Transfer RNA from Solanum tuberosum, 72 nucleotides, folded computationally. Rfam family: tRNA. By type it is a transfer RNA. The organism belongs to Solanum, within Eukaryota.
RNA sequence: UCCUCAGUAGCUCAAUGAUAGAGUGGUCGGUUGUUAACCGAUUGAUCAUAGGUUCAAAUCCUACUUGGGAAG
Numbered sequence: 001u002c003c004u005c006a007g008u009a010g011c012u013c014a015a016u017g018a019u020a021g022a023g024u025g026g027u028c029g030g031u032u033g034u035u036a037a038c039c040g041a042u043u044g045a046u047c048a049u050a051g052g053u054u055c056a057a058a059u060c061c062u063a064c065u066u067g068g069g070a071a072g
Stems, first nucleotide, its partner, number of pairs: 001071001003069005010024004025043006049063004
């Protein structure tokens, strides 16, 4: 320099153009002599950034940026 994959909740990951979810974590409570475990409730995101297409974009297109892989 070129090619390719990825960026979504504190963390690990879903969501095939139509109201963004799960696990884990945080907080409160129950249970227990206490802790852990377990149970219940609650808390969570401008979907990396900037534009474009569309009635409608996490999803399609372009640019940019960060990281992984591969080629020279």